[in-house]
A computed fold for a 73-nucleotide RNA from an Oscillospiraceae bacterium, annotated as transfer RNA.
Order: sequence, then structure tokens, then C1' cells
RNA sequence: GCGCUCUUAGCUCAGUUGGUAGAGCAGCGGGUCGAUAAUCCGAAGAUCGCAGGUUCAAGUCCUGCAAAGCGCA
Repeated sequence: GCGCUCUUAGCUCAGUUGGUAGAGCAGCGGGUCGAUAAUCCGAAGAUCGCAGGUUCAAGUCCUGCAAAGCGCA
């Protein structure tokens, strides 16, 4: 330099045919317990790597850039 994969919550990951984003763990509040652990309940938390474009509507489609990984040279 070229090709491919990947980037979504603090972490690990889903997200179907484009219709407006979920789970587990962690953290927070509460129940239970003499008190912890365990367990149960609840709430909160991401304008989806960045910038543009298409569209009535984009995490999803298109373009450029950036970061990480793999391969080739």
C1' cells in the first nucleotide's frame, strides 16, 4: 500500500425485511436476614466510532475518515 472483519450502556454481547435500541454482569435503591453472602423486586444508564449523503423515517443502505484485528505484498 491492497483486501476482509469489527466499532451499540462502565464491561461482555444481541438488534430479523429500514419503522425510532434490548439482555446479562457491574453499579444504585428497596424487600428478605440479628448482620453479611446468596436470592427476589425496582429504577437509572448508549442521539449506536466521527462527518456527510439517500429516505417520510437510518444502529441497519451509500461515501469519506479514524481506531482495533486478520491476511497478502

Its Rfam family is "tRNA". The family's RNA type in Rfam is transfer RNA. It was read from a public genome assembly. The coordinates come from a structure-prediction model, not an experiment, and the mean pLDDT is 82.